[in-house]
């Protein structure tokens, strides 16, 4: 420089050909128990990296860009 993969809840990741954004782990509460862990319910946290097209509708397509990482030279 050139290609190539990634950004989405606090952390790790889903999201099957565009149609209401989820799970686990973690956190908060409650129930249990002498207490602690455990374990069982139930809550709350994300304009899905950024800016813009395209569409009746975008995490999904299309352009530019920033950051990470990889390969090539």
């Nucleotide at each position: 420089g050139a290609c190539c993969a990634a950004a989405a809840a606090g952390u790790u990741c889903a999201u099957u050909u565009g149609g209401u954004a989820g799970a686990a782990c973690g956190u908060c509460g409650c129930a249990c128990u002498g207490u602690u862990a455990a374990u069982g319910c139930g809550g709350g946290a994300g304009u899905u990296c950024u800016g813009g097209g395209u569409u009746c509708g975008a995490a999904u397509c299309c352009c530019a860009g920033u950051u990470u990482g990889g390969u090539c030279g």
This is a predicted structure of a 73-nucleotide RNA (transfer RNA) from Prasinoderma coloniale. The sequence is in RNAcentral, with records from ENA. It matches the Rfam family "tRNA". Rfam classes the family as a transfer RNA. The prediction has a mean pLDDT of 81.